[in-house]
The RNA shown here (transfer RNA) has 72 nucleotides and comes from Parcubacteria group bacterium RIFCSPHIGHO2_02_FULL_48_10b. NCBI's taxonomy places the organism under Bacteria, Bacteria candidate phyla. Its mean pLDDT, the model's own confidence on a scale to 100, is 80. It matches the Rfam family "tRNA". Rfam classes the family as a transfer RNA.
RNA sequence: GCCUCCGUGGUAUAAUGGAUAACACGUCUGCCUUCGAAGCAGAAGUUGGGGGUUCGAUUCCCUCCGGGGGCA
Numbered sequence: 001g002c003c004u005c006c007g008u009g010g011u012a013u014a015a016u017g018g019a020u021a022a023c024a025c026g027u028c029u030g031c032c033u034u035c036g037a038a039g040c041a042g043a044a045g046u047u048g049g050g051g052g053u054u055c056g057a058u059u060c061c062c063u064c065c066g067g068g069g070g071c072a
Base pairs, nucleotide, nucleotide: 001071002070003069004068005067006066007065010025011024013022018055027043028042029041030040031039048064049063050062051061052060
């Protein structure tokens, strides 16, 4: 330099054109307890950046950034 795959809450994953982006663990608050753990209830927190296609994009296209693999 070329080809290819991936990037989603703090972490591990799902959703592959129909929207309020889901689940588990974790975090916070409350209940419970003498205190804590466990349990129960609730809350906050996410699509790597930019542009395009579309009525509608996490999903399709382009580009950039980052990471893995292959070739030279």